[in-house]
RNA sequence: CAGUGAUUGCAGCCGAGACCCGCCGAGGCGGGUGCGGGGGAACCACAGUAUGUGGGGCGUAUUCCUUGCAGGAGGAUAGGAGACUUCCAUCUCCGAGCCCGUCAGCUAACCUCGCAGGCUCUGGAAGGGCAAUGG
Numbered sequence: 001c002a003g004u005g006a007u008u009g010c011a012g013c014c015g016a017g018a019c020c021c022g023c024c025g026a027g028g029c030g031g032g033u034g035c036g037g038g039g040g041a042a043c044c045a046c047a048g049u050a051u052g053u054g055g056g057g058c059g060u061a062u063u064c065c066u067u068g069c070a071g072g073a074g075g076a077u078a079g080g081a082g083a084c085u086u087c088c089a090u091c092u093c094c095g096a097g098c099c100c101g102u103c104a105g106c107u108a109a110c111c112u113c114g115c116a117g118g119c120u121c122u123g124g125a126a127g128g129g130c131a132a133u134g135g
Stems, first nucleotide, its partner, number of pairs: 011120004018033007034115006044105001052102001054103001055100004063076005079094004084127006
């Protein structure tokens, strides 16, 4: 000097996955607010079910093609993300996974559940916001 790893702090991104208070055995529990999901009348809508092509939910993550005996591999695609918002354009990336358990349309009242995890920045224009420094 460079690289890698660990710890701490700060600023941010995807995402609902945040803030505050109290108790205490200091890491847990409880509560409030906020954000998000599910169930659940009338009216309306729909036909549906039959252990079978069952049905349904969260999520952007749906569908198709090729190949393989299969596990899988490859290509495309609906859709989605890229650091305040919008527009234009370019580029990059994702296009998964999980759950319920035979059961659920919408749905006021009401009931109920979650508040994780993973990461570190495309360009231009317009309109805004914040911080630092100086006066």
Predicted 3D model of a 135-nucleotide RNA (c-di-AMP riboswitch aptamer (ydaO/yuaA leader)) from a Nitrospirota bacterium.
Lineage of the source: Bacteria > Pseudomonadati > Nitrospirota.
The model forms 92% of the base pairs in the Rfam consensus.
Its mean pLDDT, the model's own confidence on a scale to 100, is 76.
Its Rfam family is "c-di-AMP riboswitch aptamer (ydaO/yuaA leader)". Rfam describes the family as follows. This family represents a conserved RNA structure found upstream of the ydaO and yuaA genes in Bacillus subtilis and related genes in other bacteria.
It was read from a public genome assembly, where an Rfam model found it.